[in-house]
RNA sequence: GGAGUAUCACAGGCAGCCGCUGCCCGUCAGGGGAGAGGAAAGUCCGGGCUCCGCAGGGCGGAGCGCUGGGUAACGCCCAGCAGGUGUGAACCUGGGAAAGUGCCACAGAAACAUACCGCCGGUUCAGGCCGGUAAGGGUGAAAAGGUGAGGUAAGAGCUCACCAGCCGUCGGGUGACCGUCGGGCUAGGCAAACCCCGCUCGGAGCAAGACCGAAUAGGGGGGGAUGAAGCGGCCCGCUGACCCCCGGGUACGGUCGCUUGAGGCUGCGCGAGAGCGCAGUCCUAGAUAAAUGGCUGUCGCAUACAGGACCCGGCUUACGGGAUACUCCCUCU
Numbered sequence: 001g002g003a004g005u006a007u008c009a010c011a012g013g014c015a016g017c018c019g020c021u022g023c024c025c026g027u028c029a030g031g032g033g034a035g036a037g038g039a040a041a042g043u044c045c046g047g048g049c050u051c052c053g054c055a056g057g058g059c060g061g062a063g064c065g066c067u068g069g070g071u072a073a074c075g076c077c078c079a080g081c082a083g084g085u086g087u088g089a090a091c092c093u094g095g096g097a098a099a100g101u102g103c104c105a106c107a108g109a110a111a112c113a114u115a116c117c118g119c120c121g122g123u124u125c126a127g128g129c130c131g132g133u134a135a136g137g138g139u140g141a142a143a144a145g146g147u148g149a150g151g152u153a154a155g156a157g158c159u160c161a162c163c164a165g166c167c168g169u170c171g172g173g174u175g176a177c178c179g180u181c182g183g184g185c186u187a188g189g190c191a192a193a194c195c196c197c198g199c200u201c202g203g204a205g206c207a208a209g210a211c212c213g214a215a216u217a218g219g220g221g222g223g224g225a226u227g228a229a230g231c232g233g234c235c236c237g238c239u240g241a242c243c244c245c246c247g248g249g250u251a252c253g254g255u256c257g258c259u260u261g262a263g264g265c266u267g268c269g270c271g272a273g274a275g276c277g278c279a280g281u282c283c284u285a286g287a288u289a290a291a292u293g294g295c296u297g298u299c300g301c302a303u304a305c306a307g308g309a310c311c312c313g314g315c316u317u318a319c320g321g322g323a324u325a326c327u328c329c330c331u332c333u
Stems, first nucleotide, its partner, number of pairs: 001329008010320001012299007020035002023032003037305001041316002044314005049205004056236004061201005066080005081094005095196002100194002102190003116137002118133006145163006166183003170179003209256004219246005229239002263282008
C1' cells in the first nucleotide's frame, strides 16, 4: 500500500432572527423552559399493562430444540462443545434415522437387500442353465465402512495393521464432550415427511379499558332453566338469564389510560463474558388530523437512511462518514 474479518461509538455543533406543538409564570403586553431515531421502519419474536371467568383439567393444536450461564421473558445475548467452510482473522450449522411407517425424481440389476456386465466353479459339443462373488466395469446426488497386505476357485472384516463409526471399561470435565483400553465387525440419506422425546403456550389487544356528556323508542320477528351468554377447535368443569336479527333515535364529542421507566449518567465492587449489586445524581416528546421547521453567519464540507402515536427487551431491513483490534498478500528499512 492492497484485500478482508470482528467490534464500537456518532448521526452535525455554536450564535442570531422568524415560525410550529404542549407546559409554567404573568392583570394585559409579554416572559421562561421543553420538543423524535439508531433504526421512530418491517410488525417478525418476547414481556409489561388492560379486559375477558378463578386463568382450571383432558384431547387436539402451535412454537422451540447441542451444553452451561444471563434475563421479566425470548426464537435474543454471552461463554463453550461437535461437525463443516475459509490460507487466515473468522463464519455457518445443531435433539432422535439402532421404536415404527413413509419417501429417495431420472438413470440404474438393485435406493436397503438386490447380481446388469464382468470374475470363479459346475454342467453342456455349443448356445445356454445352476451356483458363488460387491475386488473390477456401468448408473446415480447418494451403491455393500476406506486404504494396504494376507487369503481364496474367484472373492468377501474371511484375517491383520492404520483410520472412521457403534457398544462397553477406566480416567477428565457441572455439562455438551474429550482421552485410554477392549469387543464384535456394519449400521445409506431425508424428521422444513408422519412420528418419538424434552420444554413452553388460555384468548384478545390502548380502536385494550375506565369515566363524563349527548341520546334512550315505545315497534316487529326468533331463541332460551330440555340452559342464554361468557371461552374464540372440541369436551369436561365453573358462573347462571338473558341473547340474536330487522327497523329507528342520539352522538361520532371530552377527560383519563399517557409516560418515572426491567430508565439514563457517574463511581465502586463481583464476574472470563453476557450481566449483576450498591451509592450518588438527572428528569429527557406525549400530540389527536396530529408540533419539532426555515433563513443567515461560522466551524476547510453539512451531505445518508429516515418521523413518535401505550410502553419496554430483541431480531431483521435501510443508510453516511469514522475509530479500534486482528488476518492475509505485496513492497521498503

This is a predicted structure of a 333-nucleotide RNA (Bacterial RNase P class A) from Aminithiophilus ramosus. It is recorded under the gene name rnpB. It matches the Rfam family "Bacterial RNase P class A". The family's RNA type in Rfam is ribozyme. Gene Ontology terms of the family: dimeric ribonuclease P complex, ribonuclease P activity and tRNA processing. RNAcentral holds the sequence, with entries from ENA and Rfam.